[in-house]
Molecule: c-di-GMP-I riboswitch aptamer
Organism: Gammaproteobacteria bacterium
RNA sequence: CAAUGACAAAGGCACACCUUUCGCGAGGAAGGGUCGCAACGCCACCGGUCUCGGUUCUUGUUAGACAGCAGGGUUACCAUG
Numbered sequence: 001c002a003a004u005g006a007c008a009a010a011g012g013c014a015c016a017c018c019u020u021u022c023g024c025g026a027g028g029a030a031g032g033g034u035c036g037c038a039a040c041g042c043c044a045c046c047g048g049u050c051u052c053g054g055u056u057c058u059u060g061u062u063a064g065a066c067a068g069c070a071g072g073g074u075u076a077c078c079a080u081g
Base pairs, nucleotide, nucleotide: 001081003080004079005078012037013036017032018031019030020029021028022027035068041074042073043072045071047069048066049065050064051063052060
């Protein structure tokens, strides 16, 4: 630094499931757990999936959820180059 992630080291995150808790729900938070992850850090901008209050019957993003579905943006550890 714009590339790469085979080996290694330091550390990091945490699926399913369980407990508590918040939410109508998808789901969120905390603790345990450890399937996986080199962005499985952050941002709902595009696509996608899912949910639903109100309205009233197909919509609504001047409603939400998912960043561990993928793209994009942005920042970053170690090693190699």